[in-house]
This is a predicted structure of a 109-nucleotide RNA (Glycine riboswitch aptamer). The coordinates come from a structure-prediction model, not an experiment, and the mean pLDDT is 77. Rfam family: Glycine riboswitch aptamer. Rfam describes the family as follows. This family represents the bacterial glycine riboswitch. It was read from a public genome assembly, where an Rfam model found it. The model forms 90% of the base pairs in the Rfam consensus.
């Protein structure tokens, strides 16, 4: 100096219920607000699960051979895809990811 990875800070950052019922707490003249449990509906962008090509193994066949082909076979195998376990469904909070700044680890010269 460059790449990878990770941490911190700043900025941006989507979706879907102000559902029903019960209970507790707070506040009010009253309407109310918040927590929790259950049920119904819904969302995917914390986390988690699933798999395609490819690769590896096993078996069978072919070839002089490096190898090649085949298989209800085994393993490995990514995502913003998919599932919805977890999480979430006014605002707020959270938030994958992205940009910028700084640091740690590591690779190459």
């Nucleotide at each position: 100096g460059u790449g990878a990875u990770u941490c911190u800070g700043u900025u941006g950052g989507a979706g879907a219920g102000u559902g029903a019922c019960g209970u507790c707490g707070c506040a009010u003249c009253a309407u109310g607000c918040g927590g929790c449990a259950u049920c119904c509906a819904c969302c995917g962008a914390a986390g988690g699960g699933g798999c395609a090509a490819g690769c590896c193994c096993u078996g069978a066949g072919c070839c002089g051979a490096u190898g090649c082909u085949c298989a209800u076979g085994g393993g490995u195998g990514a995502a913003u895809c998919u599932c919805u376990c977890a999480g979430g469904u006014u605002c707020a909070a959270g938030g994958a990811c992205a940009a910028c700044a700084g640091g740690g680890u590591u690779c190459c010269c």